Molecule: transfer RNA
Organism: Bacilli bacterium
RNA sequence: CGGGAAGUAGCACAACUUGGCAGUGCGCUUGGUUUGGGACCAAGAGGUUGCAGGUUCAAAUCCUGUCUUCCCGA
Numbered sequence: 001c002g003g004g005a006a007g008u009a010g011c012a013c014a015a016c017u018u019g020g021c022a023g024u025g026c027g028c029u030u031g032g033u034u035u036g037g038g039a040c041c042a043a044g045a046g047g048u049u050g051c052a053g054g055u056u057c058a059a060a061u062c063c064u065g066u067c068u069u070c071c072c073g074a
Base pairs, nucleotide, nucleotide: 001073002072003071004070005069006068007067010026011025012024013023020057028044029043030042031041032040050066051065052064053063054062
């Protein structure tokens, strides 16, 4: 320098193919249970979907550029 993959809640990941309410597990908060803790049960909070721009009625998803990490090639 060229090609490819990944980036989504505190952590690990789904949803992308075929554009249409952003979810699961763990963790966190509150309550119940317990002498207390753990476990269990119930409820809740937490997201500019790496960043910027474009297309569209509508973008995590499509297009362009760019950043970081990894792999391959030179």